[in-house]
RNA sequence: GGAGUUGGCUAAGCAACCGCGGUGUGCCAGAUUUAGGUCUGGUGCAUGGAGGAAAGUCCGGGCUCCACAGGGCAGGGUGCCAGGUAACGCCUGGGAGGCGUGAGUCUACGGAAAGUGCAACAGAAAAUAAACCGCCUACGUCUCUUUCGGGAGGCCGGUAAGGUUGAAAUGGUGCGGUAAGAGCGCACCGCGUCGGUGGCAACAUUCGACGGCUAGGUAAACCCCACCCGGAGCAAGGCCAAAUAGGGGAACAAUGGCGCUGCCCGCGCUGUUCCCGGGUAGGCUGCUUGAGGUGUAUGGUGACAUACACCCCAGAUGAAUGGUUGCUCUUGACAGAACCCGGCUUAUCGGCCGACUCCUUUU
Numbered sequence: 001g002g003a004g005u006u007g008g009c010u011a012a013g014c015a016a017c018c019g020c021g022g023u024g025u026g027c028c029a030g031a032u033u034u035a036g037g038u039c040u041g042g043u044g045c046a047u048g049g050a051g052g053a054a055a056g057u058c059c060g061g062g063c064u065c066c067a068c069a070g071g072g073c074a075g076g077g078u079g080c081c082a083g084g085u086a087a088c089g090c091c092u093g094g095g096a097g098g099c100g101u102g103a104g105u106c107u108a109c110g111g112a113a114a115g116u117g118c119a120a121c122a123g124a125a126a127a128u129a130a131a132c133c134g135c136c137u138a139c140g141u142c143u144c145u146u147u148c149g150g151g152a153g154g155c156c157g158g159u160a161a162g163g164u165u166g167a168a169a170u171g172g173u174g175c176g177g178u179a180a181g182a183g184c185g186c187a188c189c190g191c192g193u194c195g196g197u198g199g200c201a202a203c204a205u206u207c208g209a210c211g212g213c214u215a216g217g218u219a220a221a222c223c224c225c226a227c228c229c230g231g232a233g234c235a236a237g238g239c240c241a242a243a244u245a246g247g248g249g250a251a252c253a254a255u256g257g258c259g260c261u262g263c264c265c266g267c268g269c270u271g272u273u274c275c276c277g278g279g280u281a282g283g284c285u286g287c288u289u290g291a292g293g294u295g296u297a298u299g300g301u302g303a304c305a306u307a308c309a310c311c312c313c314a315g316a317u318g319a320a321u322g323g324u325u326g327c328u329c330u331u332g333a334c335a336g337a338a339c340c341c342g343g344c345u346u347a348u349c350g351g352c353c354g355a356c357u358c359c360u361u362u363u
Base pairs, nucleotide, nucleotide: 001359002358003357004356005355006354007353008352009351010350012328013327014326015325016324017323018322020049022047023046024045025044026043027042028041029040030039031038032037051334055345056344058343059342060341061340062339063233064232065231066230070265071264072263073262075229076228077227078226079225080094081093082092083091084090095109096107097106098105099104110224111223115222116221117218118217127170132163133162134159135158136157140155141154142153143152144151145150171189172188173187174186175185176184190213191211192210193209194208195207196205197204198203237285238284239283240282247276248275249274250273251272252271256270257269258268259267260266292311293310294309295308296307297306298305299304329332
């Protein structure tokens, strides 16, 4: 100097004028109340007002109700080990396997000897394995031939060492052995079981012993195993107000009906369900102080935990932060809360900071 890997911060800035919504406070008006007070609206002043993903609605919860809250089946989720967390399918660290020269990065990572299924084409054959080209042919049998020693061929039989096909063919190399071969036997390697050593563990092994030992792949196929899981959701729920037609019809009736996601048990309540028709739908609350944020110290490899101190950081409801002008440079992407929080995933212009890896050159 170049090319990479990984972590963090930011998300155009400044000024002026007009405008929007929250909170506090002063004043005014209305409603309600015996009053105090409460609510609504207007106005002056002060002060605060969208994101790293607010997105997807994919997970986990807080909260509310079913509801006093259980069991089983069905159904669903996760899947190496150990930790973190309120919890998780998340995060951290480690193990195994893959990719990369490397820093790093990815994994749908329990089980194929419980069972079922699947694998086009090719190939003899893809699990009850198997014989196309081959190799051998002792024993048995048939035909031909013979110089009578035998020879050739076929059948029966043995074989999977060589070759073919394929992504994959039932351990590899060498030696011996055999009719020809084969772990058939042996040596080494591989593999399996047991033990030793290290590690909490997954697992590892220049360690040891035993064993000729092999029955391939696929579970993001069904399945088996281990662990986990009530449901619905702020349009949850609560309070006040308003309105009508206390209308019409049908079904079941305590051995019934309704509720608890589906089914059963169980528990609770005592009426419930369906169809037609009519009326009202406004206000308040839930609603923002939280498993909250920041800083320091200690512990830990780390995710995080503990202690102390400081801070309050949007609460709209047809839906608030917009418009105009001027200046600056890094010329501005993706994009707007709607009960709240922890994650994951997706989209994305530019700027800044840190650590690490590789290549080249110079000293």

Bacterial RNase P class A from a Gammaproteobacteria bacterium, 363 nucleotides, folded computationally.
Lineage of the source: Bacteria > Pseudomonadati > Pseudomonadota > Gammaproteobacteria.
Its Rfam family is "Bacterial RNase P class A". By type it is a ribozyme.